[in-house]
RNA sequence: GGACCAUUGGUGUAGCGGCCUAACAUGCUUCCCUGUCACGGAAGAGAUCACGGGUUCGAAUCCCGUAUGGUCCG
Repeated sequence: GGACCAUUGGUGUAGCGGCCUAACAUGCUUCCCUGUCACGGAAGAGAUCACGGGUUCGAAUCCCGUAUGGUCCG
C1' cells in the first nucleotide's frame, strides 16, 4: 500500500427497511424480604446504534467516505 470482517446501554449479545419512542442477559440504583449479608421478589436509570454524507415516503438495517480494531496479501 491492497483485500475482507467488525463497531449497538458499564460488559456480552440480538436486530436483516415500517410492528423499534431499539430487545435479552449481566452489572448499577431504590424498595420489599432477612437479625445482617447473600439469595429471591418489585420498580427504575442507562445506547438518538463509531463519525459524516447519500438513497428512500421511511435507515441501527442499503450505498459511499472517514476513524478505530482484527485477519490475510504484498

Predicted 3D model of a 74-nucleotide RNA (transfer RNA) from an uncultured Bacilli bacterium. Rfam family: tRNA. Gene Ontology term of the family: triplet codon-amino acid adaptor activity. Model confidence (mean pLDDT): 81 of 100.